Transfer RNA from Candidatus Iainarchaeum sp., 73 nucleotides, folded computationally.
It matches the Rfam family "tRNA". It is annotated as a transfer RNA.
The prediction has a mean pLDDT of 81.
RNA sequence: GGACCCGUAGCCUAGUGGAUAAGGCACCUGCCUUCUAAGCAGGGGAUCGAGGGUUCGAAUCCCUUCGGGUCCG
Numbered sequence: 001g002g003a004c005c006c007g008u009a010g011c012c013u014a015g016u017g018g019a020u021a022a023g024g025c026a027c028c029u030g031c032c033u034u035c036u037a038a039g040c041a042g043g044g045g046a047u048c049g050a051g052g053g054u055u056c057g058a059a060u061c062c063c064u065u066c067g068g069g070u071c072c073g
Stems, first nucleotide, its partner, number of pairs: 001072007010025004018056001027043005049065005
């Protein structure tokens, strides 16, 4: 330098054009308990790495770019 893959909440993942972005762990509050843990109930947090484009509609498709990984030279 080239090709391909990945980037979604503090962490791990799902969602591959129809939308209120879903789940687990963690976190907060309450119940329970002598206390802690466990259990039960409730709650907050991601505009999807960044910018632009296509579309009635984009996490999803296209372009550029940033970061990580694999391979080739």